[in-house]
RNA sequence: UUAUUUGAGAGUUUGAUCCUGGCUCAGGAUGAACGCUGGCGGUGUGCCUUAGGCAUGCAAGUCGAACGCUUCCUUCGGGAAGAGUGGCAGACGGGUGAGUAACACGUAGGAAUCUACCCAGUAGUGGGGAAUAGCCUUCCGAAAGGAGGGGUAAUACCGCAUAAUCCCGCAAGGGAAAAGGCUUCGGUCGCUAUUGGAGGAUCCUGCGCGCUAUCAGCUAGUUGGUGAGGUAAAGGCUCACCAAGGCAACGACGGCUAGCCGAUGUGAGAGCAUGAUCGGCCACAAGGUCACUGAGACACGGGGCCUACACCUACGGGUGGCAGCAACCGGGAAUUUUGCGCAAUGGACGAAAGUCUGACGCAGCGACACCGCGUGUGGGAUGACGCUCUUCGGAGUGUAAACCACUGUGGCAGGGGAGGAAUCAAUGACAGUACCCUGCUAGAAAGCACCUGCUAACCACGUGCCAGAAGCCUCGGUAAUACGUGGGGUGCAAGCGUUAUCCGGAUUUACUGGGCGUAAAGGGUUCGUCGGCGGUUUUUCAAGUCUGAUGUUUAAACCCAAGGCUCAACUUUGGACCAGCAUUAGAAACUGAUUAACUUGAGUAUGUUAGGGGUAGUUGGAAUUCUCAGUGGAGGGGUGAAAUCCGUAGAUAUUGAGAGGAACGCCGCGCGCGAAGGCAGGCUACUAUGACAUUACUGACGCUCAUAAACGAAAGCUAGGGUAGCAAAAGGGAUUAGAGACCCCUGUAGUCCUAGCCGUAAACGCUCCUUGCUAGUUGUUCUCACCUUGAGUGAGAGUGACGUAAGCUAACGCGUUAAGCAAGGCGCCUGGGGAGUACGACCGCAAGGUUAAAACUCAAAGGAAUUGACGGGGGAGCGCACAACCGGUGGAGCAUGUGGUUUAAUUCGAUACAAAGCGAAAAACCUUACCCAGAUUUGACAUCCUCCUAUAUCUCUCUGGAAACAGAGACAUUUAGUGGAGUGACAGGUGAUGCAUGGCUGUCGUCAGCUCGUGUCGUGAGACGUCCUCUUAAGUGAGGUAACGAGCGCAACCCUUGUCCCGUGUUACAAGUGUCACGGGAGACUGCCUUCGCUUUGCGGAGGAGGAAGGAGAGGACGAUGUCAAGUCAGCAUGUCCCUUACAUCUGGGGCUACACACAUCCUACAAUGGGGUUGACAACGGGUAGCGAUGCCGCAAGGCUUAGCCAAUCCUUUAAACGACCCCUCAGUUCGGAUUGAGGGCUGCAAUUCGCCCUCAUGAAGUCGGAAUCGGUAGUAAUCGCAAAUCAGCAGGUUGCGGUGAAUACGUUCUCGCUCCUUGUACACACUGCCCGUCAAGCCAGCAAAGUCGGCAAUACCCGAAGCGGGUGACCUGAACCUUCGGGACAGGCCCUUCUACGGUAAGGUCGGCGAUGAGGACUAAGUCGUAACAAGGUAUCCCUACUGGAAGGUGGGGAUGGAUCACCUCCUUU
Repeated sequence: UUAUUUGAGAGUUUGAUCCUGGCUCAGGAUGAACGCUGGCGGUGUGCCUUAGGCAUGCAAGUCGAACGCUUCCUUCGGGAAGAGUGGCAGACGGGUGAGUAACACGUAGGAAUCUACCCAGUAGUGGGGAAUAGCCUUCCGAAAGGAGGGGUAAUACCGCAUAAUCCCGCAAGGGAAAAGGCUUCGGUCGCUAUUGGAGGAUCCUGCGCGCUAUCAGCUAGUUGGUGAGGUAAAGGCUCACCAAGGCAACGACGGCUAGCCGAUGUGAGAGCAUGAUCGGCCACAAGGUCACUGAGACACGGGGCCUACACCUACGGGUGGCAGCAACCGGGAAUUUUGCGCAAUGGACGAAAGUCUGACGCAGCGACACCGCGUGUGGGAUGACGCUCUUCGGAGUGUAAACCACUGUGGCAGGGGAGGAAUCAAUGACAGUACCCUGCUAGAAAGCACCUGCUAACCACGUGCCAGAAGCCUCGGUAAUACGUGGGGUGCAAGCGUUAUCCGGAUUUACUGGGCGUAAAGGGUUCGUCGGCGGUUUUUCAAGUCUGAUGUUUAAACCCAAGGCUCAACUUUGGACCAGCAUUAGAAACUGAUUAACUUGAGUAUGUUAGGGGUAGUUGGAAUUCUCAGUGGAGGGGUGAAAUCCGUAGAUAUUGAGAGGAACGCCGCGCGCGAAGGCAGGCUACUAUGACAUUACUGACGCUCAUAAACGAAAGCUAGGGUAGCAAAAGGGAUUAGAGACCCCUGUAGUCCUAGCCGUAAACGCUCCUUGCUAGUUGUUCUCACCUUGAGUGAGAGUGACGUAAGCUAACGCGUUAAGCAAGGCGCCUGGGGAGUACGACCGCAAGGUUAAAACUCAAAGGAAUUGACGGGGGAGCGCACAACCGGUGGAGCAUGUGGUUUAAUUCGAUACAAAGCGAAAAACCUUACCCAGAUUUGACAUCCUCCUAUAUCUCUCUGGAAACAGAGACAUUUAGUGGAGUGACAGGUGAUGCAUGGCUGUCGUCAGCUCGUGUCGUGAGACGUCCUCUUAAGUGAGGUAACGAGCGCAACCCUUGUCCCGUGUUACAAGUGUCACGGGAGACUGCCUUCGCUUUGCGGAGGAGGAAGGAGAGGACGAUGUCAAGUCAGCAUGUCCCUUACAUCUGGGGCUACACACAUCCUACAAUGGGGUUGACAACGGGUAGCGAUGCCGCAAGGCUUAGCCAAUCCUUUAAACGACCCCUCAGUUCGGAUUGAGGGCUGCAAUUCGCCCUCAUGAAGUCGGAAUCGGUAGUAAUCGCAAAUCAGCAGGUUGCGGUGAAUACGUUCUCGCUCCUUGUACACACUGCCCGUCAAGCCAGCAAAGUCGGCAAUACCCGAAGCGGGUGACCUGAACCUUCGGGACAGGCCCUUCUACGGUAAGGUCGGCGAUGAGGACUAAGUCGUAACAAGGUAUCCCUACUGGAAGGUGGGGAUGGAUCACCUCCUUU
């Protein structure tokens, strides 16, 4: 500079993240179909299924200028029609895709060939003969048709002549033709022979063109040769003989599927998928088979035969082939008219006129596709009606409509009217069509899908895990933008959606363009063949490679530019690219081939050296067990604890002697050797290997490796030995709900040896082999060098560790022993499950191994890392958590609450800790919400409207009644507007939902935590900060530190209390400088001192001073982020739903108080640390006018009467009790205990029966300190003692406060419970009340096996053998042409025989498929059974291979792995 103009993602695994990986979606397309809807036109397109069957019509005829005949017409010239002979055509055109995996097709070449019609050339076209159809006649037959006789023509047939040319033959030589018709007499159309061409056809070859190895060997005309036959032609094409070849891992043979291509769809491309319409080729014509004719066929609308089917029939026999165009039946989700015309284009015949042509041109039907147009245009409201929503104000539909003005695409009517026709004329199916003009008419003309996300578009109602939706994730269980409907909106539009299929997205088969440590994936290891790849230099060639040229790749299509239909779709013309193949000319770097060399790869020799390399033999000591003998005398053994077991017939223990088998302590170790598995006492023999060093030699001899071969732990198998110990199975004892286990006692295979199988393991470094390159530090083994003077330095080969050098990785991690950067070769992977399974094959004695699917099912399965939670993991710490101590509960009686039961009702709620003396700080009525009964209906209560009344309301009286209420009557006061009636709007609801909510509350927990900003690290979730060390009650503080700061919490600020000071002084006090009250202030901060600990600040320990108080002085209020869908709709508020003469309201009575029982919380006790009596002291917080109530009197008492004082530091409540003193009781069911019951009283209140409290007398129950278990408390606390208050007419054993008396104990953190922090594991995340495995039972689904049974396909052997071609023969039959001696002959045909062969049959198999009692396993299914195998150390660590065994998960034995937690030890590394 030119050319090229081209690539988008999303959802879904998780609490969240990154990755891997599948599933799904958005796009385009279709010969489509289905649903809803549907105005017009143009151009295309239309049986994809049964190559199933087909009524009817048409689709191939034509020529009288080849020929004779018959009939009709005639203008007498001739013309027309018919059947037949003859010629040409019928092999084209049209249809279909069954078969075919093949030279079928595509592409590029080739030759041993044929070719009618057509074109060009050359040479001819002479002279004869014999028949035959039609026709006539006789006969057979139902018909189709056929037979005999007679006569006839030709461009039909046959000799003869001639031969430029052609054929045969080496040559000589031999052989082979013909047809005439018409004529205006000029010619013209033919015919014969031959040459060449064009077009067409045949054959051959290279390359390309599906799946399958669960098809590995196939092949006898098979491969080749010679000869012959055959063909148009090469050839095993066919035959005879000879040879034994040919093909195959570069996939033969077999099986399955399929017409191939140009092209079409998609895609950025590479590709992938497809092969409708149009074009080229092939194959087929009901299923098979065969030839004839012909230039061409083994022939769609020709023929023969067999078969199946259908039709006619006089039963003897005949006829037929729509995969031509229409049409019909059937099949199917599904695909058109029994149309017009030869006007155009093309074809057949003809000299021509012309005839024929369902080819073709047109029309019809179908929104099937593409393209174009329309369904109106302009104006028109602060915006009608309707509908929908609403916060009730309004908003939306919406200029949309109505209404006004206009236009005419389209429609209707009328008028005109082409081009397609070529040629002087004539000739148009379409069609009076397209188009033009005029008139009229807004009139006939909008739907479909969607609206949770992906994905543009939201509200209401209905429904209530139902009905339903759904492409994926998912939605629906009473507030559904996800279902259904409505309104509104979004998208596309005469269509819109759905379904099916293809490509894309999918880099998800990766050539472009992927991977294999842990996600799926490295073969158990080695050797090695084919194959693939290969060091350095040189010569030549040019196969690969690169460049140029030529040929070809039909047309159409795609692309570009123009043109024609008003545009477009469509169509016409021109141009052009990539790329393939072939030919040709060059280049020589690289690969290859070839040539000559080289030494560094590889190897050999020599020297030194290493080892638990292998095989065989021999030998040793310790230990276990057994046998014998001695000593000895009661136990031993075993366990968490026991028991089975052994032992007075002498065990265990101990000593001595002996037997036998197996294994080799110390050395010994991240040490060594080996390919891996694996290998360990000593010695000997044989054998193999590595490393290093030195020089010498060979000269690329190399690397990897499918198939093949060898080796290959343990278990297991076969045969024979051996057997001490151990030990599957088995037996017994324990444990346990059970225990087919873990633990214990026995114990057989086996473990050992020899010989042979098996061939698998977590056969692991989960990491294939070889080669090169890329910072280091530090151990160790072998060898060598240097002064081996040192524990030195360096080099090579192994074997370890560390490591952010770099780099890689999803991360973890790897990191010169790579998982880095590259090269070569092999193996393997493609979602999870089904399944390493079934079937088949191979191997094995068996067990089993190797190879290896599918149906079906799910939307995940998975890797690494993160935050939590959890652990019968670890570490640190805290708490009345345990421990220590004190006192209780659980036993009794009673009270109260709850459950349950009962009931007309026993109203409702709370119900692990965190419900249960809780809501309720008071259920006789009321309360009250529940039940029964009786009443009221705009209402008991609020607002609005209308009407009425003047005295109504109010108060009182009377009557009925249980009352509410109803009726009647009377009187006075207050208010000035009130009351009543009616009407509906509404009131009302303790009706539902605390899982729609607000507010409030409980709980973890007064635990020390929970976060943020900036920054840094990490792809990210996240991390750091908040960690570590010390410390604290505390994330309290300090030091360190990629962190620095901050917030909510902690602490402090607030209240009470303890000391002091100041002020004030009523009602307190006898007084007062003050006991007391009120108000204000001070004081405490590890501040000071000594000492100790840690590294300093800081903190802690011990002690001291001072002080009322000392390390937060004590107590309270105060409750972070959050958790529990915790509690409350009945305290209140509130959304939605529900009731409205009732689920509302009023009244009387009842119930909430029931009572076999169970639980919770109290009280009182069981007594002497006590009970009773008498007597004597000392408080504080509080409360009081519908009240507290002194004093006095009465009563045994509860209480009554009376009233003083007090609106309170004044009066009252108010005698506090435990305690002290004295007396009695003396251990008992009591002088303990007081329940229960009887009688009599009191108080409150309309009312005390259900159902209150109190007093007196009498009665005098259980109970003698409480099982398992469990609660509270660390100091003015527990325990014990009383007092007050709220509620309240009355009612406390409850609650909330108040003071009096006043202890004991804490070694300590092992354990229980709870909590905090760090760390670790995890398959948990609803978070261990988690997750999850297998049998059994039920339902359903698909596949497998299965006695058998049915069918398809291909092939083998044999039998049969139609038609037909070929061959044979001549006794027989027939025949016009030629010859003849006229007898016959030649020749041909028939008949007969025969090779091949279709159909058919038989036999044994192969292969594929259908059905199949039953069997085994698998998948799936909210709430079945049994256990609990796995995930945490999952409670016996788990897993792999193997064997045995068990209801099941599983258990046990042997060997192996870490993909095991925890603790200790060893080794190594790092730091100091």
Small-subunit ribosomal RNA from a Candidatus Microgenomatia bacterium, 1472 nucleotides, folded computationally. It matches the Rfam family "Bacterial small subunit ribosomal RNA". Its family is annotated with ribosome and structural constituent of ribosome in the Gene Ontology. NCBI's taxonomy places the organism under Bacteria, Bacteria candidate phyla, Candidatus Microgenomatota, Candidatus Microgenomatia (nom. nud.).